[in-house]
RNA sequence: GCUGGGAUGGUGAAACUGGCAGACACGCUAGCUUGAGGGGCUAGUGCCGAAAGGCGUGGGGGUUCAAAUCCCCCUCCCAGCA
Repeated sequence: GCUGGGAUGGUGAAACUGGCAGACACGCUAGCUUGAGGGGCUAGUGCCGAAAGGCGUGGGGGUUCAAAUCCCCCUCCCAGCA
């Protein structure tokens, strides 16, 4: 240099054909239980905001009523080829 794959909350991961982003699990927070801890159970848990609302899928553009998903450029990681 060329080809292919990948980047999604704190972590691992899902999201089918473009149609509620974060299911599910872990972790964390609060409560209950316990003498205490662990374990178990219940509820909550992306960001900003008092709320209404707004923003958010590596970064920047585009297409579309609508984009994690399609198109273009760029960054980084993995594999192969030369």